RNA sequence: CCGUGCUAGGCGGGGAACUAGCGGUGCCCUGUACCUGCAAUCCGCUCCAGCAGGGCUGAAUUCCUCCUCGAGGUCUCCGCGCACGGAGGCCGUCGCUCCAGGCGGCGUUGAGGAUCGGGUCCCGCGCAGCGGCGAAUCGCGAACCGUGUCAGGUCCGGAAGGAAGCAGCACUCAGCGAACCUCGUCGGGUGCCGCGGAACGGCCUGAUCCGAGCCGCCUUCUGCGAAGGGCCCGGGUGUUGGUCGGUCGACAGGGGGUGCACGG
Numbered sequence: 001c002c003g004u005g006c007u008a009g010g011c012g013g014g015g016a017a018c019u020a021g022c023g024g025u026g027c028c029c030u031g032u033a034c035c036u037g038c039a040a041u042c043c044g045c046u047c048c049a050g051c052a053g054g055g056c057u058g059a060a061u062u063c064c065u066c067c068u069c070g071a072g073g074u075c076u077c078c079g080c081g082c083a084c085g086g087a088g089g090c091c092g093u094c095g096c097u098c099c100a101g102g103c104g105g106c107g108u109u110g111a112g113g114a115u116c117g118g119g120u121c122c123c124g125c126g127c128a129g130c131g132g133c134g135a136a137u138c139g140c141g142a143a144c145c146g147u148g149u150c151a152g153g154u155c156c157g158g159a160a161g162g163a164a165g166c167a168g169c170a171c172u173c174a175g176c177g178a179a180c181c182u183c184g185u186c187g188g189g190u191g192c193c194g195c196g197g198a199a200c201g202g203c204c205u206g207a208u209c210c211g212a213g214c215c216g217c218c219u220u221c222u223g224c225g226a227a228g229g230g231c232c233c234g235g236g237u238g239u240u241g242g243u244c245g246g247u248c249g250a251c252a253g254g255g256g257g258u259g260c261a262c263g264g
Base pairs, nucleotide, nucleotide: 001264002263003262004261005260006259009057010056011055012030013029014028015027020046021045022044023043024042034054035053036052037051038050063257064256065255066254067253068252072248073247074246075245077242078241079239080238081237082236084234085233086232089231090230091229093226094225095224096223100219101218102217103216104215105214106213112210113209114208115207116206117205118204119203120202122197123196124195125194126193127191128190130187131186132185133184134183135182137178138177139176140175146171147170148169149168154163155162156161
C1' cells in the first nucleotide's frame, strides 16, 4: 500500500413550550436520513440521561471535532391595537347654585308676602244612593198523601135518618210571578252631603293688612355634585411590524483526528 473479516460509531438535526434535569410522542424550522410497541389528564430515564425488540451499514465522501456561513426560533426595547386597574390630577358632558348682563310674559283692574279661614288628602260616625238577601202587598197555585162544601155514586138501616168520600168549586202550603210604595239586614274602587278629628308639607281659594315685583329663556361667572367619555399613570395581553443588541442554531463549505485481526 492492497485484500478479507470484525468492533467503536452511524442510520437525521434544531427551536419554543413542558420538566428538578434529559429524551420521546405533539407544534414549528430545515432536510430526506431503518422497522415494530409505549406516550400529553403523558411515556421512559438519571448527568455516559428515552425504554424494549429486530435489521442495515461500518474505519472513511459516510464516524468524531474545530472554524466559516447562516434558514429559522426566542428574549429585551420601540410603535400600534385590545381589555383591566387608578384613594389622585386635567379637559369635556349633564344637573343644581352665586354674581352680572340681555330677551320675553304677567302685574296698582294688585306682583309678592303675613295672619286667620276654607277646599283638596287621610280617619271615625252619620246620611243619601247602588247592589244582594229577607219581610210585607197583589196574583197564580194541590188528581190522591191540605182545609171547607161535597153533585153523582157507594156503605149502614124496615123506615126515618146517618157515615165515609171521588170529581167539581172555593180558600190556602211548598213553590212561582208582578209591582218597586214601604221595612229590616249585608256589602263597597259609590258621594260637588253633614258632624268631628289627625297632620301642618304642596297646590288652589276668601277676608284683612303691607305695597312692587314675580316667572321663564340665553350668555358670562362662583361653588358643589353625578355618571362615566378623553388625556395621563400602571402592569397584562396580542401583532402586519421596526432598530440596536443578547441567545440557541439546521443545511452547506473548509481543516484536522480516529481502531482490531489475518493474509499478500
Molecule: Bacterial large signal recognition particle RNA
Organism: soil metagenome